[in-house]
RNA sequence: GGUCCUGUGACCGAGCGGCCAGGUACUCGACUGCAACUCGAGCGACUCGGGUUCGAAUCCCGACGGGACCU
Repeated sequence: GGUCCUGUGACCGAGCGGCCAGGUACUCGACUGCAACUCGAGCGACUCGGGUUCGAAUCCCGACGGGACCU
């Protein structure tokens, strides 16, 4: 330098253009003599900038970050 893959909450991790799974953590409550465990509820996200579309996490272009391979 080139090709390809990838970027989703504090963390892990799903997600065929419409309503953003789930788990851990955290907060509150229940339980307990106190805690732990367990149960209930809550909190919280689509790397950035454009484009397409009635509608984008999802499709397209570029930038940036990460990874693999080739030279």

Predicted 3D model of a 71-nucleotide RNA (transfer RNA) from Nannocystis sp. SCPEA4. The coordinates come from a structure-prediction model, not an experiment, and the mean pLDDT is 82. The same sequence occurs in records of 2 taxa. Its Rfam family is "tRNA". From the family's description: Transfer RNA (tRNA) molecules are approximately 80 nucleotides in length. Their secondary structure includes four short double-helical elements and three loops (D, anti-codon, and T loops). Further hydrogen bonds mediate the characteristic L-shaped molecular structure. tRNAs have two regions of fundamental functional importance: the anti-codon, which is responsible for specific mRNA codon recognition, and the 3' end, to which the tRNAs corresponding amino acid is attached (by aminoacyl-tRNA synthetases). tRNAs cope with the degeneracy of the genetic code in two manners: having more than one tRNA (with a specific anti-codon) for a particular amino acid; and 'wobble' base-pairing, i.e. permitting non-standard base-pairing at the 3rd anti-codon position. It is annotated as a transfer RNA. The RNAcentral record of the sequence draws on ENA.